[in-house]
Context: one part of a larger RNA
Molecule: small-subunit ribosomal RNA, 3' major domain
Organism: uncultured bacterium
RNA sequence: UGACGGGGGCCCGCACAAGCGGAGGAACAUGUGGUUUAAUUCGAUGAUACGCGAGGAACCUUACCCGGGCUUGAAUUGCGCUGGACGGGAUGCGAGAGCGUCCUUUCUUCGGACCAGCGUGAAGGUGCUGCAUGGUUGUCGUCAGCUCGUGCCGUGAGGUGUCGGCUCAAGUGCCAUAACGAGCGCAACCCUUGCCGCCAGUUGCCAUCAGUUGAAGCUGGGCACUCUGGGGGGACUGCCAUCGCAAGAUGCGAGGAAGGUGGGGAUGACGUCAAAUCAGCACGGCCCUUACGUCCGGGGCUACACACGUGUUACAAUGGGGGAUACAGAGCGUUGCGCGCCGGCGACGUCGUGCGGAUCGCGAAAGUCCCCCUCAGUUCGGACUGGAGUCUGCAACCCGACUCCACGAAGCUGGAUUCGCUAGUAAUCGCGCAUCAGCCAUGGCGCGGUGAAUACGUUCCCGGGCC
Numbered sequence: 001u002g003a004c005g006g007g008g009g010c011c012c013g014c015a016c017a018a019g020c021g022g023a024g025g026a027a028c029a030u031g032u033g034g035u036u037u038a039a040u041u042c043g044a045u046g047a048u049a050c051g052c053g054a055g056g057a058a059c060c061u062u063a064c065c066c067g068g069g070c071u072u073g074a075a076u077u078g079c080g081c082u083g084g085a086c087g088g089g090a091u092g093c094g095a096g097a098g099c100g101u102c103c104u105u106u107c108u109u110c111g112g113a114c115c116a117g118c119g120u121g122a123a124g125g126u127g128c129u130g131c132a133u134g135g136u137u138g139u140c141g142u143c144a145g146c147u148c149g150u151g152c153c154g155u156g157a158g159g160u161g162u163c164g165g166c167u168c169a170a171g172u173g174c175c176a177u178a179a180c181g182a183g184c185g186c187a188a189c190c191c192u193u194g195c196c197g198c199c200a201g202u203u204g205c206c207a208u209c210a211g212u213u214g215a216a217g218c219u220g221g222g223c224a225c226u227c228u229g230g231g232g233g234g235a236c237u238g239c240c241a242u243c244g245c246a247a248g249a250u251g252c253g254a255g256g257a258a259g260g261u262g263g264g265g266a267u268g269a270c271g272u273c274a275a276a277u278c279a280g281c282a283c284g285g286c287c288c289u290u291a292c293g294u295c296c297g298g299g300g301c302u303a304c305a306c307a308c309g310u311g312u313u314a315c316a317a318u319g320g321g322g323g324a325u326a327c328a329g330a331g332c333g334u335u336g337c338g339c340g341c342c343g344g345c346g347a348c349g350u351c352g353u354g355c356g357g358a359u360c361g362c363g364a365a366a367g368u369c370c371c372c373c374u375c376a377g378u379u380c381g382g383a384c385u386g387g388a389g390u391c392u393g394c395a396a397c398c399c400g401a402c403u404c405c406a407c408g409a410a411g412c413u414g415g416a417u418u419c420g421c422u423a424g425u426a427a428u429c430g431c432g433c434a435u436c437a438g439c440c441a442u443g444g445c446g447c448g449g450u451g452a453a454u455a456c457g458u459u460c461c462c463g464g465g466c467c
Base pairs, nucleotide, nucleotide: 008467009466010465011464012463013462015458016457019421020420021419022418023417026313027312028311029310030309031308032307033306034304035303042053043052064299065298066297067296068295069294070293076122077121078120079119080118081117082116083115084114087104088103089102090101091100092099093098106113107112124288125287127286128285129284133282134281135277136276137275138273140271145184146183147182148181149180150179151160152159153158164175165174166173190265191264192263193262195233196232198230199229200228201227204223205222206221209220210219211218236259239253240251241250242249243248315414319373320372321371322370323369324368325367331362332361333360336355337354340351342349343348380411385406386405387404388403389402390401391400427450428449429448430447431446432445433444
């Protein structure tokens, strides 16, 4: 000077408390450990690993294992020599990769172009080291801190400033002051959402006028409105009252769509953990070079006594089933989205047709109305299994999804313990997207619908800040 204390003071945070819903028990999905295996590729491991890298493991991917091949090599490129185009066709062996055979076939300014073979120089390596590194990332933490110049103090390390009082979400301000200023952070500037003008008006909209229809903005027409897209305004404790020197605080005060940072996002200071990543990429060193490179076929990454994490579905009546019926947003679509007719119980198939899309298409569900079930392992629950199918794909045996019929397991609210959340939040309901032939998505990222309860308070637990 820091760090630490079951030292003190002050102050924050879903930290506790108050509440709501979960996890821990069941079945399944998924990741991990362990075990197994020819291989079950590798990495991630308290918080900060474990639905993580992976935003798609049947082949490919793929790095692993077994087997079969190649050796200037799968790809890129320089030089030398030789040969011929490249390409096309036929054919043998083979699981394929590959190894062979035969036929056909160049341009040229004569330098060569193009291709192949041989030789040679570079190759190639997801091999090791994240404790040699760059870059990027997690975390403390969106916490309010971390520093510098000059001056002053101290022999010096260093201190002061940055302390103290008040205040704030904030080292945010005000006052005080041997300090005076400044930088990186805070805030603001950026995006989005909520309100109102202005400009613009098609594919959107329809108040007025007119024409149609079984019914429709369907048509003429219009740009008022809604909306879309630009560019502005608006909120500043500005006004009032009380308190205060001030900064500011309080008010079921006013006005206002919005009130004291309006909500959300992007934005992460100096640093900490020799934190993570040599397998995204780059890169030093080391190592392999007829193999630790590379191609192919098959297998594995999907194993299963078990243990843990994260989830999905439930255990039911605020529910389950049947019928009828209403209302979104954000996205996506030509190898696509697919309305409609027909066939099929259905997954789906067939035909016609609209849309590269504010034009066409992709069914919202919970909700509401009617009926059944009456507390039961059930009309709850749907695992598992049998049979029959559909679709994608060269190919669904290992190892895909979906449909129909049958079967109907565990499960009656879960021990110690533990997690999330303070408002359009939790809870609950569906919809979309990326990846993608298909999909093991119950995951991830978004979108809207319905829509709560509670916070006395800061003694205690955890983390953090200042003295």